[in-house]
RNA sequence: UGCGUGCUCCGGGGUCGGUGAAAUUCCGAGCCGGCGGUGACAGUCCGCGACCCUGACGCCUUCGGGCCGACGGUUGACCUGGUGGAACUCCAGGACCGACGGUGAGAGUCCGGAUGGGAGGAACACGCG
Repeated sequence: UGCGUGCUCCGGGGUCGGUGAAAUUCCGAGCCGGCGGUGACAGUCCGCGACCCUGACGCCUUCGGGCCGACGGUUGACCUGGUGGAACUCCAGGACCGACGGUGAGAGUCCGGAUGGGAGGAACACGCG
């Protein structure tokens, strides 16, 4: 330092004002940006995860059905100029995007599923090189 196995831990951010009977949901102005990769740093490139759909296998059942969940599917948004060997990643400017359920009124930002799941990251142990 690489690979394999095991184990443990870590693993998502963001509000003020106005109107109103009622809104962190509308209006105005703000704010936020998971993981790996990429000739140089990415919410907008490539891919992954989360949410959602389907649902094999398995489990439970009062036989109506319920739970779990592999594979698969679905899944948003960027341009211009500059620097440079190299940047849709940096700098300057102007844009854009954001699951589901809930709610005294419509949610990226509040509450909830979630003390969950998770791409993946780190440490340690053992083995091999």